[in-house]
Context: one part of a larger RNA
């Protein structure tokens, strides 16, 4: 000098664009953040009724989605990440192609009744539908010792479609393996028994000590194993002429985690943030028998801290889920609010104006300086206030805008509403007076202060930056 997710002190006019718990992965009141489909199904309710029925709503069964989106960085020194390669795999929805959708059956919710419980929630009897469940048939598939074995489907409506099943291929996504790279410490030198390899068997979507049995005794390590400490990694960011050094906020990719630890279930996909089970700590309810909960989602609260915002508006746009659609949901997102936190831009007036006014400061009492500065004259209206008009963003014939009566435009008014902060011994731009008297104090370094202090405090003046200016912290 540059930089910052900064903080502190003094000060503070506006706009645009960004950013905003770096600390306690501490604990959380309250509200919202994942639903949707009646064109899968049987009921129930409400309204209308020409008593035929129709419309709407929906607790339950069922389907799809809750594995995305959003948060955090605790753990992890690792095939975790980055980069390059690979083979033994899976892939819902989407696209293409080929073929199929046949015959039957028995239940369980809801509902009705009875009962238990403070509640959470259950028990039992009976009835019932389906794109829920089960069996047979067929079947290109798969397995095969080539004989054979195994093994699918579902319908709905507005009659035009949408669904459903099987196989092949694509695309996308995911799992796995390997080469290389990836912090510090040797005041950590030896580490390892499923350990290293083989055979067999099991297991997985898939290779593999992934698991198990048996056999062998291997495997790693001074080119740093093991141990300990620290840490999410990267694209990037900051700095630097570069090499390099530091860093990993925001945005994007990957990974890991979801009160702590463990476990599986369902599913194309999870060992699942707002699912389940067990254990633990904590909090809450309780009729003491037993139950409920998980903000590292968005707001918000307490706490910690030098320090970090609103319990806001809207689904109008983009995107996502469901749905044939209308649409519903969406604290993703789009916006507004708060904060000079940062960057950029603008303003606080412009031109003229010497009796160089008054006042202040200084003084050798002549003056000097503040200073064209002011007053005063002329002008302008960026800003500001008021009034009128008023968007784009809407894609899609029409309708549809949260932001917002915002941006912007026009008119009127009047210089009107707006300047501070630090420094002035040298480094380093900028000097005098007064006070103080090694005191009070200053200080980044050198150093100032003990009676004439340009170094302390005040004043006048000056210098530098400017809606900021200084200080502190950290990096280069």
């Nucleotide at each position: 000098g540059g930089a910052u997710g900064a903080a502190c002190g003094c000060u503070g006019g506006c706009g645009g664009u960004a950013u905003g718990c770096u600390u306690a992965a501490c604990a959380c009141a309250u509200g919202c953040a994942a639903g949707u489909c009646g064109a899968a199904c049987g009921g129930a309710g409400u309204u209308c009724u020409u008593c035929g029925g129709a419309a709407c709503u929906u607790a339950g069964u069922g389907g799809c989605g809750g594995a995305c989106g959003g948060g955090u960085g605790a753990g992890u020194a690792a095939c975790g990440c980055g980069u390059g390669a690979g083979a033994a795999u899976c892939u819902g929805g989407c696209u293409u192609c080929a073929g199929g959708u046949u015959c039957g059956g028995g239940a369980c919710a809801a509902c009705a009744g009875u009962c238990g419980g403070a509640a959470a929630c259950g028990a039992u009897u009976g009835c019932u539908a389906a794109u829920a469940c089960c069996g047979g048939a067929u079947g290109u598939g798969c397995c095969u010792u080539a004989g054979g074995g195994u093994g699918a489907a579902a319908g709905a409506u507005u009659u035009a479609u949408c669904a459903c099943c099987u196989g092949a291929a694509g695309a996308u996504g995911a799992g796995c393996u390997c080469g290389c790279g990836u912090c510090u410490g040797a005041u950590u030198a030896g580490c390892u028994a499923g350990u290293u390899g083989g055979u067999g068997u099991g297991g997985u979507a898939a290779g593999a000590g992934c698991g198990c049995a048996c056999c062998a005794a291997g495997g790693c390590a001074c080119c740093g194993a093991u141990c300990a400490g620290u840490a999410g990694c990267u694209g990037g960011u900051c700095u630097g002429a570069g090499a390099g050094g530091a860093u990993g906020a925001c945005c994007a990719g990957c990974c890991a985690c979801a009160c702590u630890g463990g476990g599986a279930c369902u599913g194309a996909g999870a060992c699942a943030c707002g699912g389940c089970c067990c254990a633990g700590a904590c909090u809450c309810c309780u009729a003491c028998g037993g139950g409920a909960g998980g903000c590292a989602g968005c707001a918000g609260u307490g706490g910690g801290g030098a320090a970090u915002u609103u319990u806001c508006c809207g689904c109008a746009a983009u995107g996502g889920g469901c749905g044939a659609a209308a649409g519903c949901c969406u604290g993703a997102c789009g916006g507004a609010g708060c904060a000079a936190u940062a960057c950029c831009g603008c303003g606080u007036g412009a031109g003229g104006g010497a009796g160089g006014a008054a006042g202040g400061c200084u003084c050798u009492u002549g003056g000097g300086u503040u200073g064209u500065a002011a007053a005063c004259c002329u002008c302008u209206u960026u800003u500001c206030u008021c009034a009128g008009g008023g968007a784009a963003u809407a894609a899609g014939u029409a309708c549809u805008g949260a932001a917002g009566g915002u941006a912007c435009c026009u008119g009127a008014g009047g210089a009107a509403u707006c300047a501070g902060c630090a420094u002035c011994g040298g480094c380093u731009a900028a000097c005098u007076c007064c006070g103080u008297g090694c005191c009070a104090g200053c200080a980044g370094c050198c150093g100032c202060g003990g009676u004439a202090a340009u170094a302390c405090g005040g004043a006048g003046g000056a210098u530098g930056c400017a809606a900021g200016c200084g200080u502190u912290a950290u990096c280069c």
Description
Predicted 3D model of a 476-nucleotide part of an RNA (small-subunit ribosomal RNA, 5' domain) from an uncultured bacterium. The coordinates come from a structure-prediction model, not an experiment, and the mean pLDDT is 86. Rfam family: Bacterial small subunit ribosomal RNA. Rfam links the family to the GO terms structural constituent of ribosome and ribosome. The RNAcentral record of the full RNA draws on ENA and SILVA.